Model confidence (mean pLDDT): 88 of 100. Predicted 3D model of a 491-nucleotide part of an RNA (small-subunit ribosomal RNA, 5' domain) from an uncultured bacterium.

Context: one part of a larger RNA
RNA sequence: GGACGAACGCUGGCGGCGCGCCUUACGCAUGCAAGUCGAACGGUCCUUCGGGACAGUGGCAGACGGCUGAGUAACGCGUAGGCAACCUGUCCCGUAGUGGGGGAUAAGCCUUCGAAAGAAGGUCUAAUACCGCAUGAGAUCGCCGGGUGAAAGACCUGGCGAGGAAAGCCGCGAGGCGCUAUGGGAGGGGCCUGCGUCCUAUCAGGUAGUUGGUGAGGUAACGGCUCACCAAGCCGAUGACGGGUAGCUGGUCUGAGAGGACGACCAGCCAGACGGGGACUGAGACACGGCCCCGACUCCUACGGGAGGCAGCAGCGAGGAAUCUUGGGCAAUGGGCGAAAGCCUGACCCAGCGACGCCGCGUGGGGGAAGAAGGUCUUCGGGUCGUAAACCCCUUUUGCCGGGGAAGAAGCUCUGACGGUACCCGGCGAAUAAGCCACGGCUAACUACGUGCCAGCAGCCGCGGUAAUACGUAGGUGGCAAGCGUUGUCC
Numbered sequence: 001g002g003a004c005g006a007a008c009g010c011u012g013g014c015g016g017c018g019c020g021c022c023u024u025a026c027g028c029a030u031g032c033a034a035g036u037c038g039a040a041c042g043g044u045c046c047u048u049c050g051g052g053a054c055a056g057u058g059g060c061a062g063a064c065g066g067c068u069g070a071g072u073a074a075c076g077c078g079u080a081g082g083c084a085a086c087c088u089g090u091c092c093c094g095u096a097g098u099g100g101g102g103g104a105u106a107a108g109c110c111u112u113c114g115a116a117a118g119a120a121g122g123u124c125u126a127a128u129a130c131c132g133c134a135u136g137a138g139a140u141c142g143c144c145g146g147g148u149g150a151a152a153g154a155c156c157u158g159g160c161g162a163g164g165a166a167a168g169c170c171g172c173g174a175g176g177c178g179c180u181a182u183g184g185g186a187g188g189g190g191c192c193u194g195c196g197u198c199c200u201a202u203c204a205g206g207u208a209g210u211u212g213g214u215g216a217g218g219u220a221a222c223g224g225c226u227c228a229c230c231a232a233g234c235c236g237a238u239g240a241c242g243g244g245u246a247g248c249u250g251g252u253c254u255g256a257g258a259g260g261a262c263g264a265c266c267a268g269c270c271a272g273a274c275g276g277g278g279a280c281u282g283a284g285a286c287a288c289g290g291c292c293c294c295g296a297c298u299c300c301u302a303c304g305g306g307a308g309g310c311a312g313c314a315g316c317g318a319g320g321a322a323u324c325u326u327g328g329g330c331a332a333u334g335g336g337c338g339a340a341a342g343c344c345u346g347a348c349c350c351a352g353c354g355a356c357g358c359c360g361c362g363u364g365g366g367g368g369a370a371g372a373a374g375g376u377c378u379u380c381g382g383g384u385c386g387u388a389a390a391c392c393c394c395u396u397u398u399g400c401c402g403g404g405g406a407a408g409a410a411g412c413u414c415u416g417a418c419g420g421u422a423c424c425c426g427g428c429g430a431a432u433a434a435g436c437c438a439c440g441g442c443u444a445a446c447u448a449c450g451u452g453c454c455a456g457c458a459g460c461c462g463c464g465g466u467a468a469u470a471c472g473u474a475g476g477u478g479g480c481a482a483g484c485g486u487u488g489u490c491c
Base pairs, nucleotide, nucleotide: 001491002490003489004488006487007486008485009484010483013361014360015359016358017357018356019354020353021319026317027316028315030314031313032312035060036059037058040057041056043054044053045052046051067272068271069270076197077196078195079194080193081192082191083190086189087188088187091185092184093183094182095181096180097179098178099133101131102130108123109122110121111120112119113118140162141161142160143159144158145157146156147155148154168177169176170175198244199243200242205235206234207233210232211231212230213229214228215227216226217225247269248268249267250266251262252261253260254259274295275294276293277292278291297308298307299306300305325351327350328349329348333347334345335344336343337342364394365393366392367391374385375384376383377382399428400427401426402425403424404423408418435480436479437478438477439476440461441460442459446475447474448473449472450471456463457462
């Protein structure tokens, strides 16, 4: 000098665009943040008889989006590859099929228990819920062949055999939406590997599922992932093991660069959801607003027993130098569901608060005295503040008042939270708007008074003990300016 998610002191007119708990991954009152489908199903209620609303069964979604950085030095991340070791709901292209049955159950009704949360029994009923049967092109498995391939379990293909699918709804209809099996695609994911990835040797040895093998189990899949048996290996000064610290990256800051430091906002990946553990469902989770168990904590209780999880948005307490509204809207973009209308969406779009940052604008312009008053200094002549003011002329950014008034809407009509905002026109009036720091040297800017090693200053050198350009005040001056200084951190 530059930079900052800053804070503190003094000061503060406006706008645009950003940013805003860096500390206790501390605890949380309240509201909202994930629903939707009646064109899967039985039913209840309402009805203008057209239709509509609703709890439940069922489906899809709740694995996305949003938050946080605790843990993690690791194939976690980055980069480049591999899978002859893999999965993939919805979507796209293709092939084949969708036949025929059955038994339940929620809701409802009846009864019982409980303070509640809720639970139990009886009885009735439907389905795209559940379960058999039939069929099997293809797929899977077994046996026997052929071809491709560097190749093991890869790919293509022929024969025989085995076991295994399905659901209906809407429409007058045409047809549409589905359902089952399977091939391919797109996008998404899983696993493996080379290389890279902080400090410490005042951590030097570490290791028993440890290293490998055989077999088995398990998984979508390879694998010591798990297990039995066998062998005794495996890692390490090219730093194993241990300790400390830390989410990683695109990037950001600085620097001529090399490098150094950092990883807030935005984007990608990872990890976490009160602490710990576990599985269930599912295409996908070991699942923030799902379940179970243990623990701590808070709350309710009739003391028997129950309820809860803001590292979602806002908000509260606490901590702290320090970080916002319990706002508006689904109008746009995007997401879930739905045939659609539409519903939901604290994602998002906006508004609010904060000079926290960057950028822009303004606080007026011209004229005006050998120079008012006043302040201050003075050698008492005068110097200086100073064209500064007054005064005259002008302008109206900004401000206030009045009028008009968007784009953003994609989609013929309709649909805008922002917002009567931006912007435009007219009117008024120099009005509504300047501070902060410094002035001994470094370093740009000096005098007076007060004080008297006191009070105080100070980044370093150092100032102050009676004329202090260094303390305090004033005048003046310098610098920057809606900011200016200080502190902290990095280069």
Background
Rfam family: Bacterial small subunit ribosomal RNA. Rfam links the family to the GO terms ribosome and structural constituent of ribosome.